[in-house]
Context: one part of a larger RNA
RNA sequence: CUGGGUGUAAAGGGAGCGCAGGCGGGUAUGCAAGUUGGGAGUGAAAUACAUGGGCUCAACCCAUGAACUGCUCUCAAAACUGUGUAUCUUGAGUAGUGCAGAGGUAGGCGGAAUUCCCGGUGUAGCGGUGGAAUGCGUAGAUAUCGGGAGGAACACCAGUGGCGAAGGCGGCCUACUGGGCACCAACUGACGCUGAGGCUCGAAAGUGUGGGGAGCAAACAGGAUUAGAUACCCUGGUAGUCCACACUGUAAACGAUGAUAGCUAGGUGUGGGGGGUCUGACCCCUUCCGUGCCGGAGUUAACGCAAUAAGCUAUCCACCUGGGGAGUACGGCCGCAAGGUUGAAACUC
Numbered sequence: 001c002u003g004g005g006u007g008u009a010a011a012g013g014g015a016g017c018g019c020a021g022g023c024g025g026g027u028a029u030g031c032a033a034g035u036u037g038g039g040a041g042u043g044a045a046a047u048a049c050a051u052g053g054g055c056u057c058a059a060c061c062c063a064u065g066a067a068c069u070g071c072u073c074u075c076a077a078a079a080c081u082g083u084g085u086a087u088c089u090u091g092a093g094u095a096g097u098g099c100a101g102a103g104g105u106a107g108g109c110g111g112a113a114u115u116c117c118c119g120g121u122g123u124a125g126c127g128g129u130g131g132a133a134u135g136c137g138u139a140g141a142u143a144u145c146g147g148g149a150g151g152a153a154c155a156c157c158a159g160u161g162g163c164g165a166a167g168g169c170g171g172c173c174u175a176c177u178g179g180g181c182a183c184c185a186a187c188u189g190a191c192g193c194u195g196a197g198g199c200u201c202g203a204a205a206g207u208g209u210g211g212g213g214a215g216c217a218a219a220c221a222g223g224a225u226u227a228g229a230u231a232c233c234c235u236g237g238u239a240g241u242c243c244a245c246a247c248u249g250u251a252a253a254c255g256a257u258g259a260u261a262g263c264u265a266g267g268u269g270u271g272g273g274g275g276g277u278c279u280g281a282c283c284c285c286u287u288c289c290g291u292g293c294c295g296g297a298g299u300u301a302a303c304g305c306a307a308u309a310a311g312c313u314a315u316c317c318a319c320c321u322g323g324g325g326a327g328u329a330c331g332g333c334c335g336c337a338a339g340g341u342u343g344a345a346a347c348u349c
Base pairs, nucleotide, nucleotide: 004320005319006318007303008302012317014201015200016199017198021194022193023192025088026087027086028085029084030083031082033081034080035077036076037075038074039073040072041071042070049065050064051063052062053061054060091191092188093187094186096183097182098181099180103177104176105175106174107173108172109171110154115149116148117147118146119145120144121143125136126135162169163168206247207246208245209244210243211242215241216240220236221235222234223233258316259315260314261313262312263311266294267293268292269291270290271289272288273287274286275284276283298305299304322349323348324347331342332341333340334339
């Protein structure tokens, strides 16, 4: 390199959009680039191969043949690929009518709770633990009632429920806005799939500037525990957590399972839609989309997966190649930094 692989053994890019590239539905017809057949030229000789021959054999030498799987030209074929034209509707998209939803952004509003402040009642404790102590409290705490301030999060509903490409999204209302699904079959007529680079999004932590700061809480301090205790437990407590703008670009970014399309038994739950029973409820049926569980064939090293495949196929991309050294060094690129990304070798087992 090939072969073989990528749920758990090494291996699916965190996710999307998308240029190039690769691949691409039905019918008719033209061309003939690929393709196929015939013919011609060329493919030096030697070597190598086959057969035969010559040195007594062999090495060596000679002859003939085949081969040189290629290239060029020419005649033809038109199934497939390609390409041109015409056409089609089932892929894809649009329109129309409906439906569900924590999808996104901005603004406004609400109640419960914690903390703090003011006032009333009230008196000696409160708090905390395995037990304590640090801590708070006669300058009146804890408890309780009334009033006020402020920030953050939204109990119940709530669900192996819903939405989103992923990250993720949960009080209520309003505005703007993205996507999905069903019905319908009017329109376009292959407009598609994938996608190296590229661009965009991307939890938490972290960074910059300016705000904000109730609770929680790295660091830090004290109290305990302990042989020690730079911890676990307790009392405090700063960054941070929140907002705006900008950066970072990573996660067990997981379904540890790339995207798309087709084919292949059933059963059952659930969300959305359609249809039937005169209407509604209820019930039933059916099919489509989504989401779970079980299970057969098949598959798998096994576990398991099993129409949401890890089954059977097709196209495209990404990735793997013994363990350690090491996701390190060096260099490049990116970043304010932290660091990220790309990514070895010696040596060793």

A computed fold for a 349-nucleotide part of an RNA from an uncultured bacterium, annotated as small-subunit ribosomal RNA, central domain.
Its mean pLDDT, the model's own confidence on a scale to 100, is 86.
The full RNA is in RNAcentral, with records from ENA, Greengenes and SILVA.